Record summary:
Model confidence (mean pLDDT): 81 of 100. This is a predicted structure of a 72-nucleotide RNA (transfer RNA) from Treponema sp. CETP13. The organism belongs to Treponema, within Bacteria. RNAcentral holds the sequence, with entries from ENA.
RNA sequence: GGUCCCUUCGUCUAACGGCUAGGACAAAAGAUUCUCAUUCUUUAAAUAGGAGUUCGAUUCUCCUAGGGACUG
Numbered sequence: 001g002g003u004c005c006c007u008u009c010g011u012c013u014a015a016c017g018g019c020u021a022g023g024a025c026a027a028a029a030g031a032u033u034c035u036c037a038u039u040c041u042u043u044a045a046a047u048a049g050g051a052g053u054u055c056g057a058u059u060c061u062c063c064u065a066g067g068g069a070c071u072g
Stems, first nucleotide, its partner, number of pairs: 001071007010025004018055001027043005048064005
């Protein structure tokens, strides 16, 4: 240099082109408890960036960035 793959809450992980982007752990608040732990309830938190296609994009296309695999 070439080809291919990946990028979603703090972490991990879902989501036929049609939602308020879901779940687990973690965090915060409350209940329980003499206290802690456990348990229960609730809350906040995310689509790498930019364009395009489409009535509608996390999903399809292109470019950029980062990471990875193979290879001249």

Notes
Rfam family: tRNA. By type it is a transfer RNA.